[in-house]
Context: one part of a larger RNA
RNA sequence: UGACGGGGGCCCGCACAAGCGGUGGAGCAUGUGGUUCAAUUCGACGCAACGCGAAGAACCUUACCGGGGUUUGAACUGCACGGGACAGCCUAAGAGAUUAGGUGUUCCUUCGGGACCCGUAUAGAGGUGCUGCAUGGCUGUCGUCAGCUCGUGUCGUGAGAUGUUGGGUUAAGUCCCGCAACGAGCGCAACCCUUUCCUCCUGUUGCCACCAGGUCAAGCUGGGCACUCUGGAGGUACUGCCGGCGAUAAGCCGGAGGAAGGUGGGGAUGACGUCAAGUCCUCAUGGCCUUUAUGCCCCGGGCUACACACGUGCUACAAUGGUCGGUACAAAGGGUUGCAAAGCCGCGAGGUGGAGCCAAUCCCAAAAAACCGAUCCCAGUUCGGAUUGCAGUCUGCAACUCGGCUGCAUGAAGUUGGAAUCGCUAGUAAUCGCGGAUCAGCAUGCCGCGGUGAAUACGUUCCCGGGCCUUGUACA
Numbered sequence: 001u002g003a004c005g006g007g008g009g010c011c012c013g014c015a016c017a018a019g020c021g022g023u024g025g026a027g028c029a030u031g032u033g034g035u036u037c038a039a040u041u042c043g044a045c046g047c048a049a050c051g052c053g054a055a056g057a058a059c060c061u062u063a064c065c066g067g068g069g070u071u072u073g074a075a076c077u078g079c080a081c082g083g084g085a086c087a088g089c090c091u092a093a094g095a096g097a098u099u100a101g102g103u104g105u106u107c108c109u110u111c112g113g114g115a116c117c118c119g120u121a122u123a124g125a126g127g128u129g130c131u132g133c134a135u136g137g138c139u140g141u142c143g144u145c146a147g148c149u150c151g152u153g154u155c156g157u158g159a160g161a162u163g164u165u166g167g168g169u170u171a172a173g174u175c176c177c178g179c180a181a182c183g184a185g186c187g188c189a190a191c192c193c194u195u196u197c198c199u200c201c202u203g204u205u206g207c208c209a210c211c212a213g214g215u216c217a218a219g220c221u222g223g224g225c226a227c228u229c230u231g232g233a234g235g236u237a238c239u240g241c242c243g244g245c246g247a248u249a250a251g252c253c254g255g256a257g258g259a260a261g262g263u264g265g266g267g268a269u270g271a272c273g274u275c276a277a278g279u280c281c282u283c284a285u286g287g288c289c290u291u292u293a294u295g296c297c298c299c300g301g302g303c304u305a306c307a308c309a310c311g312u313g314c315u316a317c318a319a320u321g322g323u324c325g326g327u328a329c330a331a332a333g334g335g336u337u338g339c340a341a342a343g344c345c346g347c348g349a350g351g352u353g354g355a356g357c358c359a360a361u362c363c364c365a366a367a368a369a370a371c372c373g374a375u376c377c378c379a380g381u382u383c384g385g386a387u388u389g390c391a392g393u394c395u396g397c398a399a400c401u402c403g404g405c406u407g408c409a410u411g412a413a414g415u416u417g418g419a420a421u422c423g424c425u426a427g428u429a430a431u432c433g434c435g436g437a438u439c440a441g442c443a444u445g446c447c448g449c450g451g452u453g454a455a456u457a458c459g460u461u462c463c464c465g466g467g468c469c470u471u472g473u474a475c476a
Base pairs, nucleotide, nucleotide: 001476002475003473004472005471007470008469009468010467011466012465013464015460016459019424020423021422022421023420026315027314028313029312030311031310032309033308034306035305042053043052064301065300066299067298068297069296070295077123078122080120081119082118083117084116088103089102090101091100092099093098106115107114108113126290127289129288130287131286135284136283137279138278139277140275142273147186148185149184150183151182152181153162154161155160166177167176168175192267193266194265195264197235198234199233200232201231203229206225207224211222212221213220238261241255242254243253244252245251317417321376322375323374324373325372326371333364334363335362338357339356343352344351345350383414388409389408390407391406392405393404394403430452431451432450433449434448435447436446
């Protein structure tokens, strides 16, 4: 100087407390451990591994296993020699890779050859093989915590200290005051995006606001940009104003005005560093290993196994509910090898059909909870839907291992969950549906969107994590 303390002081954070809803019990989904297996590829392991890499394992993917093949190789570069387009199509063998046969066939040229392709040989290729404890890059975490340092000066023999401590204040090393310090840098804040309000501009979306036509109805039509809106440019909020407190400061409390008030809400943004944290399987890369194999091609299987254990979720256990009928109101997205309307067929998944749309124009598209009415009457039920049988449908070369969906039948566990444990402070929790990426198909996961919309916070004694000062130390 640090680190640590079941030392002290001050202060924060859904850290506790106060509340609301869960997990832990059930069924299922998914990941992991374990076990099994020819293989169940590999990595990730307290927080910070476990719906994680994987934003989509039937084949492919695929790295694993079995079998069949191959050795200058599937892709790449150079050189030497030989030959010629290569593809494509047809036939035969084969599980296929592949092999054999047939057909087929280029451009330039100074006629030497060249471009391109095939074969042989070679230098070399290849490796998701090992080492993340040899590395780059990227990432997680402490933590959006308020810290981490430097120059000069001063103090100290020195390590080092001072500044950065102190008195106040703040979300903040934020600001004010003081001070042997004076300044500065990386962080904080602001500048960026979005949301909330206003103005201007913009009018193939919106409007009967105004006029006219028209319909069962409808911006449907003429017409018009007023409003809503679209998306561009500006404005607005700064403790600016008033009162009180404070040291006359920084600032705090209350008020006015205002769409908004004290960083308005949300996002992006992550200092010096820590964990030899994670990743050699994104990529790059040193070293090592492999070279008729640890490379490459193909078929089939596996990653989907199942006495069990754990994590994360979904659906429930019902009446604030289930079922049936009727009737409203979104936002944000996606769409041309695509989204697909009306109509018709089917109980339905779906089929048919193909208008329209490269989309503020058309489509996906029905929002759902809510509301109105009817019914059920507390029961393992008209709750719950697992499981299983049968029949279908869609995608795809192909749904046996191993896809989604539909109909009929079947109707399991489950009556609110032990010890323990998680999230959340407001348009939040809870609850309801909608969209997207990936994707032929496949979502209870992930990333977004809006609808309805709470309760509670006395307080900081305690638990956890963190910041500053101080103290002890036989630790570094």

Small-subunit ribosomal RNA, 3' major domain from an uncultured bacterium, 476 nucleotides, folded computationally. RNAcentral holds the full RNA, with entries from Greengenes. The prediction has a mean pLDDT of 84. Its Rfam family is "Bacterial small subunit ribosomal RNA".